[in-house]
RNA sequence: GGACCGUUAUUAGCGCCAGGACCGGUAAGGUCGACGAGGACAGCAGUAAUCGAAAGACUCGGCGGAUGCUGCUGCGGCCGCGGGCGGGUCGAAAGGGCGGAUGUAAAAAGCAGAAUAAAGACUGUAACAGAGCGCCGUCCGAUGCUCAUC
Numbered sequence: 001g002g003a004c005c006g007u008u009a010u011u012a013g014c015g016c017c018a019g020g021a022c023c024g025g026u027a028a029g030g031u032c033g034a035c036g037a038g039g040a041c042a043g044c045a046g047u048a049a050u051c052g053a054a055a056g057a058c059u060c061g062g063c064g065g066a067u068g069c070u071g072c073u074g075c076g077g078c079c080g081c082g083g084g085c086g087g088g089u090c091g092a093a094a095g096g097g098c099g100g101a102u103g104u105a106a107a108a109a110g111c112a113g114a115a116u117a118a119a120g121a122c123u124g125u126a127a128c129a130g131a132g133c134g135c136c137g138u139c140c141g142a143u144g145c146u147c148a149u150c
């Protein structure tokens, strides 16, 4: 370097289906049941887990999960500098509030395609968000004791 085999990962709008709806001599059985954006320091506990788009039988209802939120503990950053202790606040983009600018989503619908008995799923295709992070402005907040050294 090559070949083969095995394992893990490449899901978290994620998985599943007893209600419901749909297909199916209405029988077996099958189908639908979250569209992207965003989101993870670790552990435990609690919990009704962010944003808009679409739709108005389904993103409805149920079960499970989950990167959300809250509390506690630990770890870590910052609050001028090395160590320790304490305090505040956050999470490796590591203070908070407000305002501003930025911001090419995807699907559904429509059209087209091949397969299927059908429901339906799949593939291709124009357009269309909001939140958060970051950026800019502004206001507010937050380091004290001690050791070493200069």
Base pairs, nucleotide, nucleotide: 014064015063016062017061019060020032021031022030023029035052036051037050041074042073043072044071045070046069047068075091076090077089078088079087082147083146084145085144086143095140096139097138098137099136100135110125111124112123113122
Annotation: This is a predicted structure of a 150-nucleotide RNA (glmS glucosamine-6-phosphate activated ribozyme aptamer). Of the family's consensus pairs, 86% are formed in the model. Its Rfam family is "glmS glucosamine-6-phosphate activated ribozyme aptamer". Rfam classes the family as a riboswitch. Its mean pLDDT, the model's own confidence on a scale to 100, is 76.